About this RNA:
The prediction has a mean pLDDT of 77. The RNA shown here (SAM riboswitch aptamer (S box leader)) has 116 nucleotides and comes from Staphylococcus carnosus.

RNA sequence: CUCUUAUCCUGAGUGGCGGAGGGACAUGGACCCAACGAAGCCCAGCAACCUCUCCUAAGCGGAGAAAGGUGCCAAACCGUUUGCAAAUGUCAUAGAAGACGUUUGAACGAUAAGAG
Numbered sequence: 001c002u003c004u005u006a007u008c009c010u011g012a013g014u015g016g017c018g019g020a021g022g023g024a025c026a027u028g029g030a031c032c033c034a035a036c037g038a039a040g041c042c043c044a045g046c047a048a049c050c051u052c053u054c055c056u057a058a059g060c061g062g063a064g065a066a067a068g069g070u071g072c073c074a075a076a077c078c079g080u081u082u083g084c085a086a087a088u089g090u091c092a093u094a095g096a097a098g099a100c101g102u103u104u105g106a107a108c109g110a111u112a113a114g115a116g
Base pairs, nucleotide, nucleotide: 001116002115003114004113005112006111007110008109013043015042016041017040021033022032023031028082029081030080045072046071049069050068051065052064053063054062055061079108084105085104086103087102088101089100090099091098
């Protein structure tokens, strides 16, 4: 880097260093967070994918643990939204075109585990 599977619900500090950016996707727009301190690092923490223990001889499944490998830990109604498809609501219209939403899916992305 590519492929497969699962998840994208919940949860997590009034700490130290640090100093102006940040919200992985699109060097754009909108929206959101930030000197009452962003990113990053350290510590603490959360969760339970891998892992470990038991139910059990084993598998499935279930209950529990958190030492180890990862991950995560602001807000945006939650992958913030704008891009694709379908359904649908309101407005508009003679009927349409159209405007503003909602839901589902896809795509893309993130994380884990496995394979190449």
The model forms 94% of the base pairs in the Rfam consensus.